[in-house]
Formats: sequence, structure tokens, C1' cells
RNA sequence: UGAGUAGGCUGGGCAAUCGCGCAAAAUGCAAAUUUUGUGAGGAAAGUCCGAGCUCCAUAGAGCAGGAUAACGGCUAACGGCCGCCGAGGGCAACCUUAGGGAAAGUGCAACAGAGAAAUACCGCCUGUUGGAUUUCCAACAGGUAAGGGUGGAAAGGCGAGGUAAGAGCUCACCGGCGCGCGGGGAACCGCAGCGCCCUGUAAACCCUAUCCGGAGCAACACCGACCGGGGAACACCUGCCUUGGCAGGGCCCGCUUGCUCGGCGGAUUCCUCAACGGGUGGCAUGACAGCGCCAGCAAUGGCGUUGCUAGAUAAAUGACUGCCUUCAACGACAAAACUCGGCUUACAGGCCUACUCACAAA
RNA sequence: CGGGGUGUAGCGCAGGUGGUAGCGCACUUGACUGGGGGUCAAGGGGCCGCAGGUUCAAGUCCUGUCACUCCGACCA
Repeated sequence: UGAGUAGGCUGGGCAAUCGCGCAAAAUGCAAAUUUUGUGAGGAAAGUCCGAGCUCCAUAGAGCAGGAUAACGGCUAACGGCCGCCGAGGGCAACCUUAGGGAAAGUGCAACAGAGAAAUACCGCCUGUUGGAUUUCCAACAGGUAAGGGUGGAAAGGCGAGGUAAGAGCUCACCGGCGCGCGGGGAACCGCAGCGCCCUGUAAACCCUAUCCGGAGCAACACCGACCGGGGAACACCUGCCUUGGCAGGGCCCGCUUGCUCGGCGGAUUCCUCAACGGGUGGCAUGACAGCGCCAGCAAUGGCGUUGCUAGAUAAAUGACUGCCUUCAACGACAAAACUCGGCUUACAGGCCUACUCACAAA
Repeated sequence: CGGGGUGUAGCGCAGGUGGUAGCGCACUUGACUGGGGGUCAAGGGGCCGCAGGUUCAAGUCCUGUCACUCCGACCA
């Protein structure tokens, strides 16, 4: 200098005018007006996970269903994050990874090919019979996975011995699986030892392990207004007495947001339709943020200090001007709706850090 | 806030149990006709919304994502 890899930050600042939301104060009977303060994001978004919080006669047991899947750690929790291992890709920095089980069982493997989870089509070899001039030909019976071709995949690979021909049949080396030994906290890694050689697919059914009650701020609490229609159920038995009530049993109905058991409730209990669409709280100090130090490889945690400034409900942030920083800032994506932790997606422009490879120079 | 559905040729739709994608209209060419229409014959056109993965193989299975669309709701 060129080509790349990984990560981070920012998304202008100050001031003035007009307009809008909220809060406080003042004036006003009220409506309202004035003043002061304050007023979106890194993703506020998608709503994909996990929680806080709130409510629900039940949240218990079993089945079903769903989610996750190497190992260790972090965390309130997670399907998130960090570290590490294995596998795959890249010359490298680095990137990707739903990564348990196929010797529990079932299913599937199109086309091609003789044969697809087990196979004799061609070929090779042996025997018998027949033909023929001995090596040849044909038929039958058998052996053989070494050779051929097909395929993603054909009974580990290669060499030697061996054999009628062959074959892990035997041996050396290599590969895989299990055992053993050594290392590591573990996944796992290494090895002169021993045994065996097994198709793939579970993001097919399935098996194993772990977790999961449901609903969601339109939750929920209170005030105000409204206080309508239709339907289902209360059967039955026994006992008591004051004779229409009580008690018990039992059935039925409802809740248990899939089913069964169990549990609970029942004369006012449940289902359903219509109408109402007003207000207050929930609701802004929180697993909070900035800075510094410490522990840790890191995620993260601890301590100290400082700060806290949207809470609307048809829903407020907009427009315009000047100056400054800047190469530039007129610019991108986009706007809170109970609140957090993540994930994912969108994003004009600008800035920074670390590392790799190639070339050149010193 | 909660729950679904759809995306395949220009348009409307099939295919969904993994095995190489079709139907109708439309389009192109030719024939019949003096010409049009119509009929007949032949043909072209698809990265199955996008990205990644599993698999020998993906429209189909899985994950993420984008767009469109439908339904439900508080209280007594």
C1' cells in the first nucleotide's frame, strides 16, 4: 500500500420564537388564562423467548401435549450470554453448528443397478453329464464379494501370506467402536496394550433426561352509572320434629381452559345474548443508570460515589432561525402505552480499536 | 394483548404421505377463413415470498424472517 476478519461508539451541541402533552403555582364562581419546570429510542419496532407484578376453589396424581438437548459457568429466569470440547469451512485472522440415543422396536432409501439391508447379473473356481482333436463349448449342482458396472450409500482400506478360486481366513500398517492406562474439574484428548468391525436417516415415528397450572395492565382494585332477556340444574332415599323446614346419604349440574382420578361449589349457581364504553389507582426508585476500584480469561459479581427529568388514553415531541464543533450534520431507520432481561429485524452519514494474509522498504 | 390462515407462471388455483411441479384463463406460432371472431394443433413461460439448516435428495421437514389477511376480548 492492497485485500480481509472481529468488535465497539455515535445518530450533533447551545440559544431564541410559535405550537402541543404533563406537573406545580397564581388569577378566576366557572370556562379558562399566565408563569415556571419538563417532555422518546438504539432499536421505543416485530411480539420470538424468559421473568417481575396481578387475578383465578386448586395450581394435587396419572396420561396426553409442548419446549429444550455435548461439557462447565453466569443469571431472578431463559430456548439468552460467556468459556471450552467435538464436527465442518477458510492459507490465516476467524466463521458456522437443534451437537443425546440407530447393538429397544417400527418405518423409509425414488431413479439407476443383478442386488438397498440384504444380493450371485457378468466374471472366477470345483464337480458331474453330454458334444468335440488335449487347453474348448453347453447344461446341471455347488463355492466365491477379489474384478466389472449402478448409486449418496454395495459386509472397513491397502499390501503380503493363504486358497481350487476367494474371503479379517491369517499377519503388518492405517481407520472406527468398546475396554484398559495416563492427562483434564468435565465434555474430551493421548497411547507400543486387549477384543470386535456393526449402512444411512430420529429437523420420520419413537426412546432417554430436564422443564412447563391458566390467564394477562382491556390483568386487577375502587368510585359512578346501569341494574334487562333467554336457557340449564335442583330428581330421589332415610331420619327428626313445630308439616315445611332441618340433617345425612346419593344422583345430577358447574369449576378444575385436552382426558381420567381426586378436590371444591350448588339455590342462587352456571351458561348465553343485549346494553353501558365515565373516572381514580395500578403507573414510573428500578433484578435502574453513569463513573471509579476490586475479583474473574470472559459472561458477570462485589464495594464506593453521583444521578433520576415522559406517563398520554384518540393519544403530546412539530415547525422555523442563529451560532458553534465537524470533511459533513438538510439528511438514515423509525416514535413510548405496566415494567424489566435477552433475541430478531430496519438503519444515511461519521469515528475508533485489535488482528490476519500478500507485496514493498528499512 | 391473545389465537389462526395465506404466499407456487401475467391472473385464479392444485400439488403438502420428501423422489426432480401441474390445471384453467391469458401469451406465441401454424392451419381452417377474403378478413375478424371461433375451433384445432404445437409451443414458451416458475430459482415454489426471502435466508439458513437437516437429508443422497426439500415446493414438501426444521429454524429465523418479511408481507398480506382473518378472528376474539373489559365490567356487572

Description
This is a predicted complex of two RNAs, RNase P RNA and transfer RNA, with 438 nucleotides together. Rfam match: Bacterial RNase P class A.